[in-house]
Context: one part of a larger RNA
């Protein structure tokens, strides 16, 4: 010097990003126990008290061994005599809960969950595995079932928009592939014409074009938002001022309803006001010009739960003021 422990005057979080770490508390018995609440809880809430040994005494119980209560007495620094064994409270956020997870830096507010909703599927089901007209799961199940997706206990709710994208339905019209195909044109050549060069040229074969026919899809017409999504601007206006119930105008598919709101969302921002502190960029309650909240990408509440996260207090302490001493193990020095 490092590590692991122990003790500490006075103070007691002044430490620090943060009470991190340590300390406090602790098993058992008795008393006592608030708000809130889903009446189960909260709750070991909180907060107090007790403890060893002896007893002729009083009472209760007894398996007659004792045990418990009362009253009285005794000893020690200390009686759960060592070890092991909740610190507590108040108030926000989040997730209802028990559970699950990044084996080896993350245990969480992430995942799951019961519950809710939508969609598909009528059975050789949909869906999944599969080189497949095989086989298997689904299921020895049958729509109160199975599969997929979203949301997430419970309570109160879940507004407007189908223009876009998706899905579902429709089938008149337009578009439209391969295939079919009336017909048209070219090549070839039996033959014919010609003195020759050459010309014409049926059938067949062949090349190209082709009216017309022709499915799905798309266009088109509807429906559908607990489908993907979306949910305005400008100007004026009340007899102080301010504000704007009200009016005008432009645009849109429709212009954000109930709620909540500087939020786990607020840039400006340490917003403003109130509370707590001597002093508070955090915190709590309000306000609402919401840069850029908002309703199953769920909205807002909510008892209980939590190795989650913010703020405050009591107790407690070497975290600190400010360090000191001791034990052990290393390091180091000498050998």
């Nucleotide at each position: 010097c490092a590590g692991u422990c122990g003790u500490g005057a006075a103070g007691g979080a002044a430490c620090u990003a943060g009470g991190c770490a340590a300390a406090u508390u602790a098993a058992c018995c008795c008393c006592g126990u608030a708000a809130g609440u889903u009446a189960g809880c909260g709750a070991u809430a909180a907060g107090g008290g007790g403890g060893c040994c002896c007893u002729c005494c009083u009472c209760g119980c007894u398996u007659c061994g004792g045990c418990g209560a009362g009253a009285g007495g005794g000893c020690g620094c200390a009686g759960a005599g060592a070890a092991a064994a909740g610190g507590c409270u108040c108030u926000g956020g989040g997730a209802a809960c028990u559970g699950u997870u990044u084996a080896u830096c993350a245990a969480a507010a992430a995942c799951a969950c019961a519950g809710g909703a939508c969609u598909g599927u009528g059975c050789c089901a949909a869906c999944u595995c599969u080189u497949a007209u095989a086989g298997a799961g689904g299921a020895a199940g049958u729509a109160u079932a199975c599969a997929g997706u979203c949301u997430u206990a419970c309570g109160c709710g879940u507004g407007c928009u189908c223009g876009a994208u998706g899905c579902u339905g429709g089938a008149a019209u337009g578009u439209c592939a391969a295939g079919g195909a009336a017909g048209c044109a070219g090549g070839u050549c039996a033959g014919c014409c010609g003195c020759a060069a050459g010309g014409c040229g049926a059938a067949g074969c062949u090349u190209g074009c082709g009216a017309c026919u022709u499915a799905a899809g798309c266009a088109c017409c509807a429906g559908u938002c607990a489908a993907u999504g979306g949910c305005g601007g400008c100007c004026g206006u009340a007899a102080c001022u301010c504000u704007g119930a009200c009016g005008g105008u432009c645009c849109u598919a429709a212009g954000g309803u109930a709620g909540c709101g500087a939020a786990g969302u607020u840039c400006c921002u340490u917003g403003u006001c109130g509370g707590g502190u001597a002093a508070g960029u955090u915190c709590c309650g309000a306000c609402g010009c919401g840069c850029a909240u908002g309703a199953a990408u769920c909205g807002c509440g909510u008892a209980a739960u939590c190795a989650c996260u913010g703020g405050a207090g009591c107790a407690c302490u070497g975290u600190c003021u400010c360090c000191a001493c001791g034990a052990c193990u290393g390091a180091c020095u000498c050998g």

Predicted 3D model of a 335-nucleotide part of an RNA (large-subunit ribosomal RNA, domain IV) from a metagenome. The RNAcentral record of the full RNA draws on SILVA. The coordinates come from a structure-prediction model, not an experiment, and the mean pLDDT is 87.